[in-house]
RNA sequence: GCCCCUGUAGCUCAAAUGGAAGAGCGUGUGGCUUCGGACCACAAGGUUGGGGGUUCGACUCCCUCCAGGGGCA
Repeated sequence: GCCCCUGUAGCUCAAAUGGAAGAGCGUGUGGCUUCGGACCACAAGGUUGGGGGUUCGACUCCCUCCAGGGGCA
């Protein structure tokens, strides 16, 4: 320098080829318990890496930039 992959909740990851984002763990509150842990119930938490574009509609398609990983030279 060229090419490929990845970037979504605090963490690990989903989201049939566009129809508007969810799970597990973790956290908070309550229950249970002598107190904890475990277990049960409920809840909070997201500019989907940034910026543009296409579309009635974008995590998903296009352009560009950023970060990480890999391959070739």
Transfer RNA from a Minisyncoccota bacterium, 73 nucleotides, folded computationally. The source organism's lineage runs through Bacteria, Bacillati and Minisyncoccota. The prediction has a mean pLDDT of 82. Rfam family: tRNA. It was read from a public genome assembly.